[in-house]
Molecule: transfer RNA
Organism: Pseudomonadales bacterium
RNA sequence: GCCGGAAUAGCUCAGUUGGUAGAGCAGUUGCUUCGUAAGCAAUUGGUCGGUGGUUCGAGUCCACUUUCCGGCACCA
Numbered sequence: 001g002c003c004g005g006a007a008u009a010g011c012u013c014a015g016u017u018g019g020u021a022g023a024g025c026a027g028u029u030g031c032u033u034c035g036u037a038a039g040c041a042a043u044u045g046g047u048c049g050g051u052g053g054u055u056c057g058a059g060u061c062c063a064c065u066u067u068c069c070g071g072c073a074c075c076a
Stems, first nucleotide, its partner, number of pairs: 001072007010025004019056001027043005049065005
């Protein structure tokens, strides 16, 4: 330098063919207990790496770009 993949909640990850963003764990509150843990119930939390474009509508499509991973090439 070229090709491919990943980036979504505190963490691990889903998200089909564009149609108002989810799960588990963690956190918070409550129930239960003499108390703790466990269990049960409820609940908080992200505008989806960034910028722009297409569209009535973008996590999803397009362009550029950042970081990480893999492969190939080059290496006076």